Annotation: Transfer RNA from an uncultured Oscillospiraceae bacterium, 73 nucleotides, folded computationally. Rfam family: tRNA. By type it is a transfer RNA. Rfam's curators write: Transfer RNA (tRNA) molecules are approximately 80 nucleotides in length. Its mean pLDDT, the model's own confidence on a scale to 100, is 81.
RNA sequence: CCGGGUGUAGCGCAGCUGGUAGCGCGGGUGGUUUGGGACCACCAGGCCGGGCGUUCGAGUCGCCCCACUCGGA
Numbered sequence: 001c002c003g004g005g006u007g008u009a010g011c012g013c014a015g016c017u018g019g020u021a022g023c024g025c026g027g028g029u030g031g032u033u034u035g036g037g038a039c040c041a042c043c044a045g046g047c048c049g050g051g052c053g054u055u056c057g058a059g060u061c062g063c064c065c066c067a068c069u070c071g072g073a
Base pairs, nucleotide, nucleotide: 001072002071003070004069005068006067007066010025011024012023013022019056027043028042029041030040031039049065050064051063052062053061
């Protein structure tokens, strides 16, 4: 320098064909227990790496950039 992949909650990931963003772990509260752990119930937490565009509508499509990663030169 060229090409591919990834970027979504504190962490690990899902999100089908554009239509209200989810799961597990973790966190909080309550129950259970003598207490803890385990278990059960509930709750909080993300405008989706940044920008622009297309569209009635974008995590999803297009373009440019950033970070990480793989391959090639």